Background:
The RNA shown here (c-di-AMP riboswitch aptamer (ydaO/yuaA leader)) has 117 nucleotides and comes from a soil metagenome. The model forms 96% of the base pairs in the Rfam consensus. RNAcentral holds the sequence, with entries from MGnify.

RNA sequence: GGCCGAAUCCGCCUACGCGGAGCGGGGGAACCAACUUCGGGGUGAAUCUCGCAACACGCGAGUAGGUCAACUUCUCAGACCGAACCCGUCAGCUAACCUCGCAGGCACUUGAGAGGG
Numbered sequence: 001g002g003c004c005g006a007a008u009c010c011g012c013c014u015a016c017g018c019g020g021a022g023c024g025g026g027g028g029a030a031c032c033a034a035c036u037u038c039g040g041g042g043u044g045a046a047u048c049u050c051g052c053a054a055c056a057c058g059c060g061a062g063u064a065g066g067u068c069a070a071c072u073u074c075u076c077a078g079a080c081c082g083a084a085c086c087c088g089u090c091a092g093c094u095a096a097c098c099u100c101g102c103a104g105g106c107a108c109u110u111g112a113g114a115g116g117g
Base pairs, nucleotide, nucleotide: 002106003105004104008021009020010019011018012017022102023101024100025099026098027097032092039090040087041086042085043084048062049061050060051059052058065081066080067079068078071116072115073114074113075112076111077110
């Protein structure tokens, strides 16, 4: 100077805190919709199928979907990801309203075409 991500900036104040802006998430009427142990639900791109193993942890091949910076958008090709965690019997949508987060991680060129600036 950049990448994934909402996860940045500013002010007070010297707190080990508070407040604001901005971005993001959850809860929450009517109307509508829909289901309840085979529980159900949330964040996230991260779902699903087949096979192996099979006590089980897991493994392999695909796949919905997602990412790839040097101003930016779209398209094509190529490469990569396709996890993890949380709530705790409970939550559809949802105006008013209520409430929460602002982390963590990463490597130093990925090319072409068409627009915009």